[in-house]
Parts: sequence; structure tokens; C1' cells
RNA sequence: CCGUGCUAGACGGGGAGCUGGCGGUGCCCUGUACCCGCAAUCCGCCAUAGCGGGGUCGAAUCCCUUCCUGAGGGCUCACGCCGUCCGGGACUGCUCCCAACAGCCGGUGUUGAAGGGUGGGUCCUGCGCGGCAGGAGCCUCCAAACCCCGCCAGGUCCGGAAGGAAGCAACGGUAAGGAGUCCCUCCUGGGUGCCGCAGGGGUGCCUGCCCGGAGCUGGUAGGUGGGGGAAAGUCGGGCGGCCAGGCUCGACGGAAGGUGCACGG
Repeated sequence: CCGUGCUAGACGGGGAGCUGGCGGUGCCCUGUACCCGCAAUCCGCCAUAGCGGGGUCGAAUCCCUUCCUGAGGGCUCACGCCGUCCGGGACUGCUCCCAACAGCCGGUGUUGAAGGGUGGGUCCUGCGCGGCAGGAGCCUCCAAACCCCGCCAGGUCCGGAAGGAAGCAACGGUAAGGAGUCCCUCCUGGGUGCCGCAGGGGUGCCUGCCCGGAGCUGGUAGGUGGGGGAAAGUCGGGCGGCCAGGCUCGACGGAAGGUGCACGG
């Protein structure tokens, strides 16, 4: 150096998650890398960390180490921007109310404004008069078989007689009571009056007179000042997303290096 037969090893790897931890099943990335069985209220193991069975390749394109690159995942996250929620209300803008102001358009006023004075009405109280209502009185009528009155026929009683007594009915009258009249008298009452008198109250309204001698008043939009509301801008905070970065794991790929035993020629 060549050949034959083996062995280590390889026939996918990684991330998150799960777990005390490791690996697998399921998800994701990479991209093509034997087969069968097992497994999420899991399965198998324990730092030599899937287990069991079968198969192929086999010391190199394929195995191992280092470096580079780097898909993708995880953690963190400044400044700024965007969205959303909560809160604030100084400022800008919005909106409501009030005040005085100057402007504009009207009304009214020398047939007299504002202001002042004085009187009346409207309001309240009392009294008078009237009216109305109620009650009582007055007046008229009715009204007690006896227990009301008068007169008392008849009858009764006393008496020798003269005479006397009580007394029913009828008649006349009266009481309680009832009915009426509504003229008159008295009392009481009011959501009573085109009435009268007196007092009070008040400055709201109407009105007369006097003084006075030029204002009084409505609307409108405006800026100013004051007070309130909402919260678009704005300010503070919470959360989410985007952008820049940091840490970490890391597939595929690239480069360099390394790798056993036996026999024969």
C1' cells in the first nucleotide's frame, strides 16, 4: 500500500413546555434522516438518565472535537411612537349661567322721563245700616171622658123646712203640645252688599295731584371679569403592541483537525 472480517459509532438534530432531573410521545424550527411495540387524570429511565425486539452501514461524504455562520425559541427591555383604561383640571379650545361695559336695532318720553312728596283703590279689622238664613217672642187656629178652670141641666148628698154642698155630660176657656201667619220685636250667624263710618298695614300693582326738568326701557351679537360642566388637546399612572439593544439555548450549512482490533498478500 492492497484485500477480507470485525468493533466503537451512526442511521437525524434542536427550542419551548412537562419534570426533582434526563429522554420520549404531542407543539414549533431545521429539512429528508431504518422498521415494529409503549406513552399526557402520561411512558421509560437516574448523571453511562427512553425502554424492548429486529435490520442496514461501518473507520469515513457518513463517526468524534474545535472554530465560524446562523433559521428559530426563551428571558429582559431604555428612549420614542401607537392603542386602550383610570385619574387631574393649570393652560389652549368647547359649553352653560351671572355681572357691568361700549356698539347696533327698536319702544317710550317736553301732550313731561328718572327721582321725590302726597292722596285714593286693591289687602286686613271693628262698628252702623241693609239683605239673607236660623231660633224665640207677638198674633191666629186646634187642643185634656176623669186625675185643669168657669158655669154646672139631670141625678146625688145634708136639713122638718128655708136653704146649703160636692160635682159628671153639654157649653165656654186654658196648659203642655201641634199647625199657620210672616207684618212687627229680640237674639245668633256669614264665602252677605256697586252702602256708610273709623282704624291698621303696605310700597307689589293700578291711579289722581304737586315738585322736578331728560331720561327710562327691550332685543341682539361682541370682548372683559366671575362662577360651573365635559375632558379633545394636555398632564400623571396602569396595561398591550411596534422600534433599538442586552443575555441565553441553538438546527441546517462551512472550515480545520482526529479516529480502533484481527488475519492474509
The RNA shown here (Bacterial large signal recognition particle RNA) has 265 nucleotides and comes from an Anaerolineae bacterium. The source organism's lineage runs through Bacteria, Bacillati, Chloroflexota and Anaerolineae. Rfam family: Bacterial large signal recognition particle RNA. Rfam describes the family as follows. The signal recognition particle (SRP) is a universally conserved ribonucleoprotein involved in the co-translational targeting of proteins to membranes. The model forms 91% of the base pairs in the Rfam consensus.